[in-house]
RNA sequence: GCCGACCUAGUCCAACUGGCAGAGACAACCCGCUUAAGACGGGUCAAGUGAGGGUUCGAAUCCCUCGGUCGGCA
Numbered sequence: 001g002c003c004g005a006c007c008u009a010g011u012c013c014a015a016c017u018g019g020c021a022g023a024g025a026c027a028a029c030c031c032g033c034u035u036a037a038g039a040c041g042g043g044u045c046a047a048g049u050g051a052g053g054g055u056u057c058g059a060a061u062c063c064c065u066c067g068g069u070c071g072g073c074a
Stems, first nucleotide, its partner, number of pairs: 001073007010026003013022001019057001028044005050066005
């Protein structure tokens, strides 16, 4: 330099063909249990989706530019 994948909650990751952003795990907090803590069980909490623009009645999703991470080729 070229090609491809990805960027969503504190972390990992869903979101079906453009139509209610949370299915889930971890973390955090609260309660139970315990002498206490851990483990375990129950509950709670949390976003506008990397940035900007475009298309559309409607965009995490499609298009363009830029940034970042990873992989491949040279």
RNAcentral holds the sequence, with entries from ENA. The RNA shown here (transfer RNA) has 74 nucleotides and comes from Chloroflexi bacterium RIFCSPLOWO2_02_FULL_71_16. It matches the Rfam family "tRNA". The family's RNA type in Rfam is transfer RNA. The source organism's lineage runs through Bacteria, Bacillati and Chloroflexota.